[in-house]
Predicted 3D model of a 215-nucleotide RNA (Group I catalytic intron). It matches the Rfam family "Group I catalytic intron". On this family, see Cech, Annu Rev Biochem 1990: "Self-splicing of group I introns". About the family: Group I catalytic introns are large self-splicing ribozymes. Of the family's consensus pairs, 83% are formed in the model.
RNA sequence: GCAGAGGACUCAUAGCGAAAGUUGUGCCUUAUGCGUGGAAACUGCAUAAGGGAUGGUGUCAAAUUCGGAGAAAGCUAAAGGUAGAAAUAUCUAAGCUAACGCCGAGCGAAGCUUAGUAAGAAAUUACUUUGAACGUGUAGAGACUAGACGGCACCCACCUAAGUUCAGAAAUGAAUACGGUGAAGGCAUAGUCCAGGGAGUAAUGAAAAUUACAC
Numbered sequence: 001g002c003a004g005a006g007g008a009c010u011c012a013u014a015g016c017g018a019a020a021g022u023u024g025u026g027c028c029u030u031a032u033g034c035g036u037g038g039a040a041a042c043u044g045c046a047u048a049a050g051g052g053a054u055g056g057u058g059u060c061a062a063a064u065u066c067g068g069a070g071a072a073a074g075c076u077a078a079a080g081g082u083a084g085a086a087a088u089a090u091c092u093a094a095g096c097u098a099a100c101g102c103c104g105a106g107c108g109a110a111g112c113u114u115a116g117u118a119a120g121a122a123a124u125u126a127c128u129u130u131g132a133a134c135g136u137g138u139a140g141a142g143a144c145u146a147g148a149c150g151g152c153a154c155c156c157a158c159c160u161a162a163g164u165u166c167a168g169a170a171a172u173g174a175a176u177a178c179g180g181u182g183a184a185g186g187c188a189u190a191g192u193c194c195a196g197g198g199a200g201u202a203a204u205g206a207a208a209a210u211u212a213c214a215c
Base pairs, nucleotide, nucleotide: 011026012025013024014023015022016021027051028050029049030048031047032046033045034044037042055155056154057153058152059151060150065105066104067103068102070100074096075095080091081090082089083088106136107135108134112131115128116127117126118125119124140194142193143192144191145190146189156182157181158180159179163176164175165174166173167172200213201212202211203210204209
């Protein structure tokens, strides 16, 4: 000198920017509307405005493979359009990159579930098997460790009360969850590696960019 990392900002996530900020997407709350399921609570979809709030204790750590088509914002602007006498400016993606949302097959720990086998006096334990949910596929090409914002079990708080119980002549009232709600971030979260990144060379390309090589 050129970059990068870390940080800040945000309910969260990625991009642009020197910064101040700003763009897309996701989540929840409130309001309005529609309406699947439901007895109800609630759940689902769309739009707008906001960001105050979003429990606890244990347990599991496996599979991580082969294919497929999408995508906002951002970058570039050859061809084409518009303006201009021209230089040039500007619009524009079916080019590029990509936060992310998925589909088919296969596979998967613990728990649940179907059907068995073995041991045991029994309670049970172990193994195989069926199915559902969820996961993997889906990081920056990827490797490994952990546990959570994930799966599972229980507990707590709040909401509702179909069914059940009690009271009542009845209307109805009260209690009660096996029903709900307690957000999302894991298309890599916390880390350790490896890669990548600056500059260089080559190929493709108008460029953006992609691939490869060596340092």